[in-house]
The part of an RNA shown here (small-subunit ribosomal RNA, 3' major domain) has 468 nucleotides and comes from a Candidatus Veblenbacteria bacterium. The sequence was found in a public genome assembly. The coordinates come from a structure-prediction model, not an experiment, and the mean pLDDT is 82. Rfam family: Bacterial small subunit ribosomal RNA. Gene Ontology terms of the family: structural constituent of ribosome and ribosome.
Context: one part of a larger RNA
RNA sequence: UGACGGGAACCCGCACAAGCGGUGGAGCAUGUGGUUCAAUUCGACGCUAAGCGAAGAACCUUACCAAGGCUUGACAUACAAGCGUUCUAUUUCCGGGAAACCGGAGAAAUCCGCAAGGAGGCUUGCACAGGUGCUGCAUGGCUGUCGUCAGCUCGUGUCGUGAGAUGUUGGGUUAAGUCCUCUAACGAGCGCAACCCCUAUGUUGUGUUAACAUGUUCACAACAAACUGCCCCGGUUAACGGGGAGGAAGGCGGGGAUGACGUCAAGUCAGCAUGGCCCUUAUGCCUUGGGCUACACACGUGCUACAAUGGGGUGCAACAAUGGGCCGCUAAGUCGCGAGACGGAGCAAAUCCCACCAAACCACCCCCCAGUUCGGAUUGGAGGCUGCAACUCGCCUCCAUGAAGUUGGAAUCGCUAGUAAACGCGCGUCAGCCAUAGUGCGUUGAAUACGUUCUCGGGUUUUGUACA
Numbered sequence: 001u002g003a004c005g006g007g008a009a010c011c012c013g014c015a016c017a018a019g020c021g022g023u024g025g026a027g028c029a030u031g032u033g034g035u036u037c038a039a040u041u042c043g044a045c046g047c048u049a050a051g052c053g054a055a056g057a058a059c060c061u062u063a064c065c066a067a068g069g070c071u072u073g074a075c076a077u078a079c080a081a082g083c084g085u086u087c088u089a090u091u092u093c094c095g096g097g098a099a100a101c102c103g104g105a106g107a108a109a110u111c112c113g114c115a116a117g118g119a120g121g122c123u124u125g126c127a128c129a130g131g132u133g134c135u136g137c138a139u140g141g142c143u144g145u146c147g148u149c150a151g152c153u154c155g156u157g158u159c160g161u162g163a164g165a166u167g168u169u170g171g172g173u174u175a176a177g178u179c180c181u182c183u184a185a186c187g188a189g190c191g192c193a194a195c196c197c198c199u200a201u202g203u204u205g206u207g208u209u210a211a212c213a214u215g216u217u218c219a220c221a222a223c224a225a226a227c228u229g230c231c232c233c234g235g236u237u238a239a240c241g242g243g244g245a246g247g248a249a250g251g252c253g254g255g256g257a258u259g260a261c262g263u264c265a266a267g268u269c270a271g272c273a274u275g276g277c278c279c280u281u282a283u284g285c286c287u288u289g290g291g292c293u294a295c296a297c298a299c300g301u302g303c304u305a306c307a308a309u310g311g312g313g314u315g316c317a318a319c320a321a322u323g324g325g326c327c328g329c330u331a332a333g334u335c336g337c338g339a340g341a342c343g344g345a346g347c348a349a350a351u352c353c354c355a356c357c358a359a360a361c362c363a364c365c366c367c368c369c370a371g372u373u374c375g376g377a378u379u380g381g382a383g384g385c386u387g388c389a390a391c392u393c394g395c396c397u398c399c400a401u402g403a404a405g406u407u408g409g410a411a412u413c414g415c416u417a418g419u420a421a422a423c424g425c426g427c428g429u430c431a432g433c434c435a436u437a438g439u440g441c442g443u444u445g446a447a448u449a450c451g452u453u454c455u456c457g458g459g460u461u462u463u464g465u466a467c468a
Stems, first nucleotide, its partner, number of pairs: 001468002003465003007462007015452002019415005026304008034295002042053002064290007073128001077127001079125005090107007110119003130279002133277003139273002141268003144264001146262001151190006157166003170181003196256004201224007227250001230244005306408001310367006323354003328347002333342003374405001379400007421444007
């Protein structure tokens, strides 16, 4: 000087407390461990692994396994020789085969350019290709975490033999090393804040495809507006704090992007790049099939419930926003109980379609506390769709079936306002989909916070130390 303390003081955070809703019990979905397997590819492991890489595993993907095949190779550059039309890229048939591929027989002869010219096939050989093989403890890049915590440093000066200190401490204050004040310090840098984006109000302009009740709604753009600016009180005549007025908004208005010096030899050689090592008729490449979907069990994350603030039926069928659309979204109409089929208008979209977009909501009726008109797992049957192909292993519909489950031990998680909770809708990936995931959007819309003793994490000062 740090680090640490079941030392001290002060401060902060959904950290506790006060509340609301969950998880832990059930069924199912999904990930992981374990076990099994020919293979169940690999990585990630407290917080910071486990609905994570994966924003889509039937084939492909695919890296794994079995079997069958290839060896200058699926891909790149170059050289030599040969073959063949000399300047192109292919293609047909037969046999074997699951295909890849192997064997055999043929056919055909040009693309760019004004031109000059450029481009190419097969075989053999030789340099080489190739490797999701190893090392994240050789690395780059990127990322997680402490933590959006308020810290981390430097120049000159001063002090100290020196390590180093000072500045950065003290008194106040703040969300903040934010600001004020004092001061052997004076300044500065990276962080904080602001500058950027969205949102809440208004004005002006422009209005198609928006709206039309003629000036509003809406859309786009620019500008204005909030600064403790004004008043009162407190405070060191300070920073600032408390209250008030006006205002759409008040003291950082709300949200996002933005992550200092560093820590964890944290993560990633399987995104990519890359040193070294290793394989080279195989650890490379192709194909068919299987596996990644196994199942005594254990854990994580979720969905659906256990019901009456509910379930079912009917009805006016009420009211959104974000988005997406040409190998696409697909209307009207017709058929089907339905999934869906036929059909084909319109739309490269503020125009048409998904989608009259919603669902909780509201009104009426039934159910009457029961394993039920709760709950929907599981299973049987019949269908629909995508796709070469739904057996392993897809989704959806209808009929039937109707399991566990009566609110969950110890323990544990999220959330402070348009938040939690509840309700539906969109999108990416995508032929389809195992999405209950992820990420957005709106609708309905709470309760509670006395307080900082305690738990956890963090910051500052101080103290102790046999630690560095």